Source information: Predicted 3D model of a 102-nucleotide RNA (Purine riboswitch aptamer) from an uncultured Mycoplasmatota bacterium. The model forms 100% of the base pairs in the Rfam consensus. The prediction has a mean pLDDT of 77. It matches the Rfam family "Purine riboswitch aptamer". Gene Ontology term of the family: purine nucleobase biosynthetic process. The sequence was found by an Rfam model in a public genome assembly.
C1' cells in the first nucleotide's frame, strides 16, 4: 500500500548480529622491587604507570652487548581487545586453486 488494529507478502529504509577492511587507543610499551642465569647464559614474579577505553601487555627472529661479573641494548615479524566509519546487490573479466570429461 486511504486510516486503525490482526496476519500473510513484497520491497525501501533502518536496527541488531557476524565477518572483511581502514581509522583511533597501546608504542602488544615505560618505572619500581625482588628472583634467576652467566658467551650452549642473558631467566621469572608481583606492584605501578600508559588509553575520553574494558581487556590484554606475549611469541619468534637476527644483530649487538657484558672474558665470569651483574647488568643487558637495538631491531623485524605476528594479535587479541574497546570504539567509529565502510562494504557484505547484480553482472562481467582475470589469476590461483579443486574436481570432473576429453
Nucleotide at each position: 500500500u486511504a486510516a486503525a488494529u490482526a496476519c500473510a507478502a513484497g520491497u525501501a529504509g533502518g536496527u541488531u548480529a557476524g565477518u572483511a577492511u581502514c581509522a583511533u587507543a597501546u608504542a602488544a610499551g615505560g618505572c619500581u622491587a625482588a628472583u634467576a642465569a652467566u658467551a650452549c647464559g642473558g631467566u621469572u614474579u608481583a606492584g605501578c604507570u600508559g588509553u575520553c577505553u574494558c581487556u590484554a601487555c606475549c611469541c619468534u627472529u637476527u644483530c649487538g652487548c657484558c672474558g665470569u661479573a651483574a647488568a643487558u641494548g637495538a631491531a623485524a615479524g605476528g594479535a587479541c581487545u574497546a570504539u567509529g566509519a565502510u562494504a557484505c546487490c547484480u553482472g562481467c573479466a582475470a589469476a590461483u586453486c579443486u574436481c570432473c570429461u576429453g